[in-house]
Context: one part of a larger RNA
RNA sequence: CUGGGUGUAAAGGGCGAGUAGACGGCGUAAUAAGUCAGAUGUGAAAUCUUAGGGCUCAACUUUAAGACUGCAUCUGAAACUGUUAUGCUAGAGUGCAGAAGAGGUAAGUGGAAUUCCUAGUGUAGCGGUGAAAUGCGUAGAUAUUAGGAGGAACACCAGUGGCGAAGGCGACUUACUGGGCUGUAACUGACGUUGAGGCGCGAAAGUGUGGGGAGCAAACAGGAUUAGAUACCCUGGUAGUCCACACCGUAAACGAUGGAUACUAGGUGUAGGUGCAAACGCAUCUGUGCCGGCGCAAACGCAAUAAGUAUCCCACCUGGGGAGUACGACCGCAAGGUUGAAACUC
Numbered sequence: 001c002u003g004g005g006u007g008u009a010a011a012g013g014g015c016g017a018g019u020a021g022a023c024g025g026c027g028u029a030a031u032a033a034g035u036c037a038g039a040u041g042u043g044a045a046a047u048c049u050u051a052g053g054g055c056u057c058a059a060c061u062u063u064a065a066g067a068c069u070g071c072a073u074c075u076g077a078a079a080c081u082g083u084u085a086u087g088c089u090a091g092a093g094u095g096c097a098g099a100a101g102a103g104g105u106a107a108g109u110g111g112a113a114u115u116c117c118u119a120g121u122g123u124a125g126c127g128g129u130g131a132a133a134u135g136c137g138u139a140g141a142u143a144u145u146a147g148g149a150g151g152a153a154c155a156c157c158a159g160u161g162g163c164g165a166a167g168g169c170g171a172c173u174u175a176c177u178g179g180g181c182u183g184u185a186a187c188u189g190a191c192g193u194u195g196a197g198g199c200g201c202g203a204a205a206g207u208g209u210g211g212g213g214a215g216c217a218a219a220c221a222g223g224a225u226u227a228g229a230u231a232c233c234c235u236g237g238u239a240g241u242c243c244a245c246a247c248c249g250u251a252a253a254c255g256a257u258g259g260a261u262a263c264u265a266g267g268u269g270u271a272g273g274u275g276c277a278a279a280c281g282c283a284u285c286u287g288u289g290c291c292g293g294c295g296c297a298a299a300c301g302c303a304a305u306a307a308g309u310a311u312c313c314c315a316c317c318u319g320g321g322g323a324g325u326a327c328g329a330c331c332g333c334a335a336g337g338u339u340g341a342a343a344c345u346c
Stems, first nucleotide, its partner, number of pairs: 003318004007300002012314001014201003021194003025088007033081002035077008048066007091191001092188003095184004103177007110154001115149007125136002162169002206247006215241002220236004258313006266291011295302002319346003328339004
């Protein structure tokens, strides 16, 4: 390389739109590039195979035939692939009519709670723990009432509920805006699928500049615990957490399961539609769960949301350690990221 694989043994890219490429629906006609058939030429000799001959045999050697699976040209075939032309509507898309949604961005608004400030009442404790202490408090705390400030997060509703490609999204209102679903069948007429590279998005932490800072809280300080305690527990507390703009580009980025299409018993919930129906209900489409048969699987389990049966395309794996390291290259302000070995060893 091939082969075999990728839920858990090594292995699915974090996710998307999409370039090249690969693959691609139903007809008709043409063509003859691929494909198939025949013919001609060529395919040196040696080698190889078969049948003979010569050295006493064999190796060796020699004769004949075959073979040399290839290439070129010519003549045909037209199912399939390709190409060209022309149609179709089942794929795909558009229109029209509906309903749902924490989908996104921006602005504004609201109530509960924590903290702080001011004022009133009030007096000796509060707080915290396994028990304590550090800490706060007679300069009046904790508690309680009224007023104010500020930041952050949105209880109940809430649901293996919804939306989004993933990351993710949860108070309310408004504006702008993306996608999906159902019904219809008016329009286009294969416009499709996948997608190397490149491009974009991408939790948290972290970085830069400027704001903001209530609570929480790495670092840090103190009090405990302990043989020690650079921890677990307690009292404090700075970055950070929040906002704007710009970086970073990684996660157990997980369903540890790439995408698309078709087919393959059932049962039972739930979300959004549609049809029939007085109602119970029945049918159907899309999503989201559970159970389960065939089949698959090393087993666990999966089982129409497949890990079943098939086709197409991409990514990845090939014993453990060394090592996601070194070196080089590219990216980054840095932290670091991406790509990614070998010696040696078992």